This is a predicted structure of a 372-nucleotide RNA (Bacterial RNase P class A) from an Acidobacteriota bacterium. Its Rfam family is "Bacterial RNase P class A". The family's RNA type in Rfam is ribozyme. The coordinates come from a structure-prediction model, not an experiment, and the mean pLDDT is 76. Of the family's consensus pairs, 93% are formed in the model.
RNA sequence: GGAGCGGAUCGGAGGAUCGCCGCGCCGCAAGGCGUGGAGGAAAGUCCGAACUCCAACGGGCAGCAGGCUGGAUAACGUCCAGGCGCGGAAACGCGACGGAAAGUGCAACAGAGAAUAGACCGCCGAACUAUUGCCGCAAGGCGAUGGAGGCAAGGGUGAAACGGUGCGGUAAGAGCGCACCGCGUCCCGCGAGAGCGGCGACGGCAAGGCAAACCCCCUGCGGAGCAAGACCAAAUAGGGAAGCGAUGGAACCGCCCGUUUCCGCUACAAGCUUCCGGGUAGGUUGCUCGAUCACCGCGGCAACGCGAGUGACAGAUGAAUGAUCCUCGCCCGCGAGGGAAACAAAAUUCGGCUUACAGAUCCGCUCCACAC
Repeated sequence: GGAGCGGAUCGGAGGAUCGCCGCGCCGCAAGGCGUGGAGGAAAGUCCGAACUCCAACGGGCAGCAGGCUGGAUAACGUCCAGGCGCGGAAACGCGACGGAAAGUGCAACAGAGAAUAGACCGCCGAACUAUUGCCGCAAGGCGAUGGAGGCAAGGGUGAAACGGUGCGGUAAGAGCGCACCGCGUCCCGCGAGAGCGGCGACGGCAAGGCAAACCCCCUGCGGAGCAAGACCAAAUAGGGAAGCGAUGGAACCGCCCGUUUCCGCUACAAGCUUCCGGGUAGGUUGCUCGAUCACCGCGGCAACGCGAGUGACAGAUGAAUGAUCCUCGCCCGCGAGGGAAACAAAAUUCGGCUUACAGAUCCGCUCCACAC
């Protein structure tokens, strides 16, 4: 210098003017002053919790979820460290990574055969059989072609073909035999464990793949969610209680008395008055300072834990956090000047995961080339 791998941070800064929301103070009020006002993902709402209400003696079935080991944590399907497998030359990356020798099942197309294997091309002619050639006096010998048969080495199909390589063996072959490799079981050693190692023993190999098919094993799980829940509480309608109520109502009439072949007729009715309680609208609360974050020290490989001090942290309710301008910064240009600025925005609160993201910076590591 180049190619790459891993991690972390930022994701404009300062100011002015005009606005918006919360809080505090002042003011009778209008308003004034001060102060705070989005993110690394606030997102998806996918996991785990806090909190709240409902349900609940305990256990099981069903269902759902998780699944290498050890640790971290309030908890987790998250994180850290490790093992194994796969990829990469390496740094490193990826993995639903228990069980296929419990059972049931599945495997398109191609192919002879796809799991109690199989024979298309091919290989064989020792033994059996048919025909036949040559040699031989003969017994017989040497062949050829087929049948029936043997084989699974080679070819071919496939995602996958029932261990691999070599030597022996054979008619040809084959774990048929042997050596090495692989595999399995046991033993020994190492490790906390997953596992790793063994020129230890045994076994010719049995036990192919799929469990993100059913299933088996182990572990976990009651439900709903801040529109949870609590409190205050109109108007109207309806509910309950008490009281009033025939000496009534209507018509005639200015009003009373009175009148009327009008209505009603002793009622647990209707009506009226007062009170009570529930729900709704509306309001208050829950509400934001908490398993919080940063810096520092100690412990730990790490995730993380412990400790002291300092600092930081919106709380609105259809929802504020905005707009314009100036200076600096970034890119282009000698200059005048011009240009770019991502993804996206709280809604009870945390811990994670996942997804989106213009651009900029820093740290560590691997490999290659060159120079000294």